Transfer RNA from Phytomonospora sp., 71 nucleotides, folded computationally. RNAcentral holds the sequence, with entries from ENA. Model confidence (mean pLDDT): 81 of 100.
RNA sequence: UCCCGGGUCGUAUAACGGCAAUACCCUCGAUUUUGGUUCGAGUAAUGGGGGUUCGAUUCCUCCCCCGGGAG
Repeated sequence: UCCCGGGUCGUAUAACGGCAAUACCCUCGAUUUUGGUUCGAGUAAUGGGGGUUCGAUUCCUCCCCCGGGAG
């Protein structure tokens, strides 16, 4: 330099172009002598800019970052 794959709550994974979901963590409550377990509720995320579209995590484009490959 070129090619391929990826970037989503604190973490790990989902999501036909149409309300961003689940689990763990965390917080609160119930239970318990306390802790733990169990049950209920809650907080929290789409790497950045531009484009297409009524509507973009999703499609296009340019950057940034991570991994792999070629030279």
Overview: Rfam family: tRNA. It is annotated as a transfer RNA.